Predicted 3D model of a 68-nucleotide RNA (Fluoride riboswitch aptamer (crcB RNA motif)) from Desulforudis sp. Model confidence (mean pLDDT): 79 of 100. Rfam family: Fluoride riboswitch aptamer (crcB RNA motif). Gene Ontology terms of the family: response to fluoride and positive regulation of gene expression. The sequence was found by an Rfam model in a public genome assembly.
RNA sequence: CUGGCCGUUGGCGAUGGGGUUCGCCGAAACUACCACUGCAUUAUGCGGUUAAUGGCUCCUACCAGUUU
Numbered sequence: 001c002u003g004g005c006c007g008u009u010g011g012c013g014a015u016g017g018g019g020u021u022c023g024c025c026g027a028a029a030c031u032a033c034c035a036c037u038g039c040a041u042u043a044u045g046c047g048g049u050u051a052a053u054g055g056c057u058c059c060u061a062c063c064a065g066u067u068u
Stems, first nucleotide, its partner, number of pairs: 010025004016059006032049003038046003
């Protein structure tokens, strides 16, 4: 460093945190969609849309509208 098996605190489910529940993972689970394949640059930069949930709920942030 690689492969297999067993066990496992635990971890993950496109932007934060808590509760609950479902599924998945054991270095993996996970990392959305549309457009473009060019320009600048020498290691990177450059377009657009929705969304803070896997589901439900609460808080925070953001967006839209109304009222005071």